[in-house]
RNA sequence: GGUUUAUAAAGAAGAGGUAAGAGUACAGGCUCCCUGACCCUCUGGCAAUCUGCUGAAGAGUAAGAUGCAAAAUCCUGCCCGGAAGAGGGAAAUAUAAACA
Numbered sequence: 001g002g003u004u005u006a007u008a009a010a011g012a013a014g015a016g017g018u019a020a021g022a023g024u025a026c027a028g029g030c031u032c033c034c035u036g037a038c039c040c041u042c043u044g045g046c047a048a049u050c051u052g053c054u055g056a057a058g059a060g061u062a063a064g065a066u067g068c069a070a071a072a073u074c075c076u077g078c079c080c081g082g083a084a085g086a087g088g089g090a091a092a093u094a095u096a097a098a099c100a
Base pairs, nucleotide, nucleotide: 002099003098004097005096006095007094008093013043014042015041016040017039021032022031023030026077027076028075029074045068046067049065050064051063052061053060054059073092078089079088080087
C1' cells in the first nucleotide's frame, strides 16, 4: 500500500525548542498565525478501537497497544432534494480492528 467492518457535530493544554507559514492533496471560500501558528520534545490530559481487569449481563475501569487535542473530517466540489435554503446519500480522507 490492498479488502472488509465500525466510527468521525462530543471530548481534551501548559512549558521548552524552532521560525513562516498552516488548516491531507487540487480548486473555491473561510479561518489560524511573528501577541509565534504549523512542526518537534517533555509533562499533563481526552477518548475507549483492541488487550487486560471487575461484573451473570447491561455495563464499568483506564493498567497495556494505538489514536487524538482550533473551527462538523472547518465548509463546498459528485448525486438526490429544493425557487434558494434546510435535509439525505456517495466519493475521498483519518483512526481502529480483522483478513490476505